Record summary
This is a predicted structure of a 696-nucleotide part of an RNA (large-subunit ribosomal RNA, domain II) from a Planctomycetota bacterium. Lineage of the source: Bacteria > Pseudomonadati > Planctomycetota. Model confidence (mean pLDDT): 84 of 100. It matches the Rfam family "Bacterial large subunit ribosomal RNA".

Context: one part of a larger RNA
RNA sequence: UCCGGCGAGUUACUGUCGGCGGCGUGGUUAAGGCCUUCAGGGCCGGAGCCGGAGGGAAACCGAGUCCGAAUAGGGCGCUUUGUCGCCGGCAGUAGACGCGAACCUGCGUGAUCUACCCAUGGGCAGGGUGAAGCGCGAGUGAUAUCGCGUGGAGGCCCGAACCCACUAGGGUUGAAAACCUAGGGGAUGACCUGUGGGGAGGAGUGAAAGUCUAACCAAACGCAGAGAUAGCUCGUUCUCCCCGAAAUAGCUUUAGGGCUAGCCUCGGGCCACUACGCACCGGGGGUAGAGCGACUGAAUCGGCAUAGGGGCCUUCGCCGGCUACCUAGCUGAACCAAACUCCGAAUACCGGUGCGACUAUCCCGGGAGUCAGUCCCUGGGGGAUAAGCUCCAGGGUCGAGAGGGAAACAACCCAGACCGCCUGCUAAGGUCCCCAAGCAUGGCUAAGUCACAAAGGAGGUGGGGUUGCGGAGACAGCCAGGAUGUUGGCUUAGAAGCAGCCACCAUUUAAAAAGUGCGUAAAAGCUUACUGGCCGAGCAACCCUGCGCCGAAAAUGAACGGGAGUAAGCCAUGCACCGAAGCAGCGGGUGACAGGCGUGGAAGUCUCCACACUGUCGCGGUAGGGGAGCGCUGUAGGCCAGAUACGAGCCGGACCGUGAGGACCGGUGGAGGGGCCUACAGGUGAGUAUGCCGGA
Numbered sequence: 001u002c003c004g005g006c007g008a009g010u011u012a013c014u015g016u017c018g019g020c021g022g023c024g025u026g027g028u029u030a031a032g033g034c035c036u037u038c039a040g041g042g043c044c045g046g047a048g049c050c051g052g053a054g055g056g057a058a059a060c061c062g063a064g065u066c067c068g069a070a071u072a073g074g075g076c077g078c079u080u081u082g083u084c085g086c087c088g089g090c091a092g093u094a095g096a097c098g099c100g101a102a103c104c105u106g107c108g109u110g111a112u113c114u115a116c117c118c119a120u121g122g123g124c125a126g127g128g129u130g131a132a133g134c135g136c137g138a139g140u141g142a143u144a145u146c147g148c149g150u151g152g153a154g155g156c157c158c159g160a161a162c163c164c165a166c167u168a169g170g171g172u173u174g175a176a177a178a179c180c181u182a183g184g185g186g187a188u189g190a191c192c193u194g195u196g197g198g199g200a201g202g203a204g205u206g207a208a209a210g211u212c213u214a215a216c217c218a219a220a221c222g223c224a225g226a227g228a229u230a231g232c233u234c235g236u237u238c239u240c241c242c243c244g245a246a247a248u249a250g251c252u253u254u255a256g257g258g259c260u261a262g263c264c265u266c267g268g269g270c271c272a273c274u275a276c277g278c279a280c281c282g283g284g285g286g287u288a289g290a291g292c293g294a295c296u297g298a299a300u301c302g303g304c305a306u307a308g309g310g311g312c313c314u315u316c317g318c319c320g321g322c323u324a325c326c327u328a329g330c331u332g333a334a335c336c337a338a339a340c341u342c343c344g345a346a347u348a349c350c351g352g353u354g355c356g357a358c359u360a361u362c363c364c365g366g367g368a369g370u371c372a373g374u375c376c377c378u379g380g381g382g383g384a385u386a387a388g389c390u391c392c393a394g395g396g397u398c399g400a401g402a403g404g405g406a407a408a409c410a411a412c413c414c415a416g417a418c419c420g421c422c423u424g425c426u427a428a429g430g431u432c433c434c435c436a437a438g439c440a441u442g443g444c445u446a447a448g449u450c451a452c453a454a455a456g457g458a459g460g461u462g463g464g465g466u467u468g469c470g471g472a473g474a475c476a477g478c479c480a481g482g483a484u485g486u487u488g489g490c491u492u493a494g495a496a497g498c499a500g501c502c503a504c505c506a507u508u509u510a511a512a513a514a515g516u517g518c519g520u521a522a523a524a525g526c527u528u529a530c531u532g533g534c535c536g537a538g539c540a541a542c543c544c545u546g547c548g549c550c551g552a553a554a555a556u557g558a559a560c561g562g563g564a565g566u567a568a569g570c571c572a573u574g575c576a577c578c579g580a581a582g583c584a585g586c587g588g589g590u591g592a593c594a595g596g597c598g599u600g601g602a603a604g605u606c607u608c609c610a611c612a613c614u615g616u617c618g619c620g621g622u623a624g625g626g627g628a629g630c631g632c633u634g635u636a637g638g639c640c641a642g643a644u645a646c647g648a649g650c651c652g653g654a655c656c657g658u659g660a661g662g663a664c665c666g667g668u669g670g671a672g673g674g675g676c677c678u679a680c681a682g683g684u685g686a687g688u689a690u691g692c693c694g695g696a
Stems, first nucleotide, its partner, number of pairs: 001696006011094013026050003032044004054061002064076004097235002100232001104225006116198008124189001126158003129154001133150006162186003166183005201217001203213002238629006248261005262370002264367006276356008289343001290341002296337002300333005306328004310323004373398001375396008403414003418588004423584003429578003432563003438575007450565001456550002460547010477534005483507003488502003513528001517526002589619007598611005630685001632682009646672001649668005655662002
C1' cells in the first nucleotide's frame, strides 16, 4: 500500500414544538390492591399533577391589581380550554456521535539496573625513584650543618591484570536499543570488587549533570477514581427530489470559542393600491466639483508719501538721511486645504401620486448553519499616490458554478449545466496551417514593430499648421575680401579684437565688430560675423499629430502558444461566416401553481383527497433545512412454491428501474428451510478516523 471483517447521534428522565389519537357539563391516575382464560390481560385505586385568575416583595385585593395623594397616567393581566397517550424534531441532565491527551488524586510494587551509606571478605605482574628515622665519619665548647651507608615513605614515576571512556575510523532497517578496531587515562588509592544490609515518589540519592531511582525521570511503575477533561485535530457508513446560506453587527479574560440579531429552511397566518421596480411631484443634505476682495488658516511674486525693529551714515546728544534685511498693514496678480466654505451637483435616502408586478414583503412558531473569506472594478484611510499588503464603503465573481474565450490559468471576458438528439441561431473571442470559420475598400508601418517597459535621446517616416528669406538670385558649398585711426583708454612685468575694468567712437568701403571662437609670454597665425563672385530653385526655424528607432543586462533556452506571416501587422469602413451545457427546435422526466372534464375513495347536500389530462413558470449548488424512497437483521399477522425436492450463499449472463436496487436463466450448493404482502422493532448500509483484527 492493497484485500476481507469490525467500526461512530444511543438510552433513561424532564421540558418544548409538531403530527396522530382518546376524552373534554375538564383531563389523567401513581404506588398499591382484586380477578384471571397468565396475556406485560381486565377492573379497582383521585393521593397527586396539569387546567380552571390575575396582580403585588408582602399583607392583601380580585377581572382586575401594582406604583401613587389621585376617581392622572403607566406596567402586568381580563375579553379564546385544556389534558392524557403514542410517534417525530430540538434542548437540558446524564460519558450523551466515536477515537485521542499532557495531567491530578488514592492505594500499592520496586535500590537483582543505578546513586549514596553500613557490615564483612577479596584483588593490584614487574620495573623505577629513594622522604623521615638510624649508624659511622667530618664538624662545633655543645648544637647546627655536611659526607658515606642503612632505611623504604609517597592520593610518587613507567607499565600488565583490573577499572575508566579522551581521539579517530567503522557501525547507524547495527553482530549490539551504546558495540567493534586502533590508539588513550588511572593502576597503594578520594582505588577496584564479591556477599549481606539501609533508606522511595514531591520522596530517596546526588564530589551537583536536574544526575540516578530496573533500556525515555523537571517528579518511577501498577491498579483504581475513569468513559477525568479536551472552546483542539481527525473520522462519522444507502438513493432520489425541493429550497439554499454565511465568513457581518453588538457583547464577551473575547479574538481559530460563544450568545443575541442579520442571512437559509419548514409549518401556520395576513391578501392591503404592502414590499419591490419605473415615471412624476415634494423634501432635507454639504460629498464630487468649484471658490476664497465670504470666514479660518497656508502660501508665491510685485508695489506703497504706511508702522515698528535691525544695519549703515550723521553737527558724539536731540533731530535727520539711506537700506537689494525682518515683521505687520494696505494694495496688484496668480494660487492651496480631510478636520476652510459665499457656493454646490450626479447618485443615495425619506414622503406623496400613478403605472407595473402578483405575494416575492410582513407577523407567529419548529430546525439550522455561518462569526479565518478571496480576487477584480470604483471612492477613500494606513503604507512609500510599494506589495498577490492592510482597513472601510458601493458593485461583481469565486466561495457553493460546470460550459466557451484568455496557449496553460478559483477570482478577468462571455454565459448560469433537469435528461436525450450525427438539428438550427448567436455571445465573448475568432476566421493562413496546427484549429471550426474571410472577403472587399482606403490609409499607415519596414521596426518581424506587431508579440513587456520609463525618464530621456535622434535630419526615421506620414498628415496638418505658423513665421521669415527667395529669379532685384535665397539656403548649402566653392573662389575672394574681412581694412584704417589703433597696440582704443585703464590696468599690468606684458594686456596688441580675444585675463580683467570703462567706453564702444570715427574713417576707407561692395563689406568688415574697438571683435564669434581657437591660439601667443605678449605679438604673430587660423576662424566667424559682414560683403562680392560662381551656381540656379526653393530654403530656414518652430508648433500640433499618426506609426515606427534607441534607451532594453541575470543566472538550463523561452516576453506571438508553435509554424509561419510584409500582411496572416496597425487604423478606419462594409458585408459574411465560425463559435458555448446561452437561445431556439423535437422527444422525455420532475417540482410548484392554476384549470376544468374523466376515474377511484371518503362523505352520501355543499365539499375534501388521490390519479390521469391541459396550461404557465421553475429544476447549478457547499454548510444547512424540508420531502419521498431503496436495502439489511429480527418479530407478528396473512398468502405461496416444493418431495426424482426446495433453498440461503457463491460463479456467469446481452433483462427491468432516474437511483439506492430488483427480477429471470444456467452452474455450484446436504451443516439450512425459503419467497411475497402488511405492520412493528433496531447492535441497519463504510473508503478514508497515522482507526481495530486477520491476510497478501